[in-house]
RNA sequence: GGGCAGUUAGCUCAGUUGGCUAGAGCAUUCGCUUGACAUGCGAAAGGUCACAGGUUCAAGCCCUGUACUGCCCA
Numbered sequence: 001g002g003g004c005a006g007u008u009a010g011c012u013c014a015g016u017u018g019g020c021u022a023g024a025g026c027a028u029u030c031g032c033u034u035g036a037c038a039u040g041c042g043a044a045a046g047g048u049c050a051c052a053g054g055u056u057c058a059a060g061c062c063c064u065g066u067a068c069u070g071c072c073c074a
Base pairs, nucleotide, nucleotide: 001073002072003071004070005069006068007067010026011025012024013023019057028044029043030042031041032040050066051065052064053063054062
C1' cells in the first nucleotide's frame, strides 16, 4: 500500500424485508424474602447505535468518506 470483518448500555452481545418509544444477559441501585448474608423474585437507572455527509415520508439497518480494532496479502 491492497483486501476482508467489526464498532449498539459499565462489560459480553442480539437487532429479521428500512416502519410503534432501540433490546437481552451480567454488573449497578432500590424493594420483597432471611435473625443476618447468599440465592431467588420484582422494579429502576444507564444509549450522540464510532464520527461526518448523502438517499428516503422514515435509517442502528442502504450508499460514500474518515477514525479505531482484528485478520489476510504484498